[in-house]
C1' cells in the first nucleotide's frame, strides 16, 4: 500500500380503503338524446358484486461485526438524517465543492430456571425489538443502493 470477501427474513388464513370493471337492482334529469310542460340511458346518483394490502388481523419467519462461557434484546462499532468548525485532507496557492473528524437526531428490545470455575452468551422456558422515502399503516414489497460499512481473509 494492494487484492477479495463482507446482511437475512411472511407459508397458510382473514378483513376489504382508493382508483377501475360490472349489474335481468333502486332512484334521478343539469348537460346528451328523442315524439320537449314530457320521456329515456350509453348520462348521472345510490345499492350490491368483482378485483384489491408480503403494510391491517390471526399466524409465520429473519438476526451485520468486534468483545466476553458460543449473545438481535450485556459493552462497544456500523449503515440513515441534520449542524458547526478557528481543526485535517482536498488545490501549485488561497477559497469553494467534496470527503474526514466531531456534535446532535433517529435506533430499539430480557427475565426466569439448570449446568459450571465462569453464561443477560450454552440447555429448557417464557418474553420483546427492528432507520429513512414509497405505497392501504411495512424488521420481511420497492427504491436511495452494482452505494457505505464495522470489520475478516490473502499478498
Nucleotide at each position: 500500500c494492494c487484492u477479495u470477501c463482507g446482511g437475512g427474513g411472511c407459508a397458510g388464513g382473514g378483513u376489504g380503503a382508493a382508483a377501475g370493471c360490472a349489474u335481468u337492482c333502486a332512484g334521478g334529469c343539469a348537460a346528451g338524446u328523442u315524439a320537449u310542460c314530457a320521456a329515456u340511458a350509453u348520462c348521472u346518483u345510490g345499492a350490491u358484486g368483482c378485483c384489491g394490502a408480503u403494510u391491517c388481523c390471526c399466524g409465520a419467519c429473519c438476526g451485520g461485526c468486534g468483545g466476553u462461557a458460543a449473545a438481535g434484546c450485556c459493552c462497544g462499532c456500523g449503515a440513515g438524517c441534520g449542524c458547526u468548525g478557528a481543526c485535517c485532507g482536498g488545490c501549485u496557492a488561497c477559497a469553494a465543492a467534496c470527503g474526514g473528524c466531531g456534535c446532535g437526531c433517529a435506533c430499539g428490545a430480557u427475565c426466569c430456571g439448570g449446568u459450571g470455575a465462569g453464561a443477560u452468551u450454552c440447555c429448557g422456558g417464557a418474553g420483546c425489538c427492528g432507520a429513512c422515502g414509497g405505497u392501504a399503516u411495512a424488521g420481511u414489497c420497492c427504491g436511495g443502493a452494482a452505494g457505505a460499512g464495522a470489520g475478516a481473509a490473502g499478498g

Source information
RNAcentral holds the sequence, with entries from MGnify. The RNA shown here (FMN riboswitch aptamer (RFN element)) has 155 nucleotides and comes from a marine sediment metagenome. Its Rfam family is "FMN riboswitch aptamer (RFN element)". A reference for the family is Gelfand et al. (1999), "A conserved RNA structure element involved in the regulation of bacterial riboflavin synthesis genes", Trends Genet. The prediction has a mean pLDDT of 79.